[in-house]
RNA sequence: UGCCCUGUAGCUCAGUCGGACAGAGUGCCCCGCUACGAACGGGGAGGUCCCAGGUUCGAGUCCUGGUAGGGCAG
Numbered sequence: 001u002g003c004c005c006u007g008u009a010g011c012u013c014a015g016u017c018g019g020a021c022a023g024a025g026u027g028c029c030c031c032g033c034u035a036c037g038a039a040c041g042g043g044g045a046g047g048u049c050c051c052a053g054g055u056u057c058g059a060g061u062c063c064u065g066g067u068a069g070g071g072c073a074g
Stems, first nucleotide, its partner, number of pairs: 001073007010026004019057001028044005050066005
């Protein structure tokens, strides 16, 4: 310097062909259970979908540029 992959909840990750309120597990908070905890059961909060533009009636998803991490080639 070029190419490829990845970036979505605190953490690990799903998300179909562009469409419905953006999800799961775990963690956190509350309640039950218990002598008290753990485990288990129930409920709840938590998101500018890496950033900025663009396309579209509509973008986590498509396009362009940037950025962070990883890989390959020089």

Annotation: Predicted 3D model of a 74-nucleotide RNA (transfer RNA) from Alloactinosynnema sp. L-07. NCBI's taxonomy places the organism under Bacteria, Bacillati, Actinomycetes, Pseudonocardiales, Alloactinosynnema. The prediction has a mean pLDDT of 80.